The prediction has a mean pLDDT of 83. SAM riboswitch aptamer (S box leader) from uncultured Ruminococcus sp., 95 nucleotides, folded computationally. The sequence is in RNAcentral, with records from MGnify.

RNA sequence: CUUAUCAAGAGUGGCGGAGGAACAGGUCCUGUGAAGCCCGGCAACCUAGUAUAAAGCUAAGGUGCUAAUUCCUGCGGUGUAUUCCGAGAGAUGAG
Numbered sequence: 001c002u003u004a005u006c007a008a009g010a011g012u013g014g015c016g017g018a019g020g021a022a023c024a025g026g027u028c029c030u031g032u033g034a035a036g037c038c039c040g041g042c043a044a045c046c047u048a049g050u051a052u053a054a055a056g057c058u059a060a061g062g063u064g065c066u067a068a069u070u071c072c073u074g075c076g077g078u079g080u081a082u083u084c085c086g087a088g089a090g091a092u093g094a095g
Base pairs, nucleotide, nucleotide: 001095002094003093004092005091006090011039013038014037015036019029020028021027023074024073025072026071040066041065042064045062046061047059048058049057050056070089075086076085077084
């Protein structure tokens, strides 16, 4: 850079000790224990097996994820507004 997905799912665990939710603004989570690490779990993009016209099914090796819709808004359109739609940004996979 291209492309797909982002409304579902997942812990009363151990270590650890004060921050965390990308950025900004909000709004939240957190000593009834944050981040991080380990274990457990979820899911099924790649992968393996199987099957097919295609879809699919099984497993879980490589990633990923495991508060809140990507927590909400950030730009544009419709609208008085709520809302709705699209884009952007971001995250993840594959190339």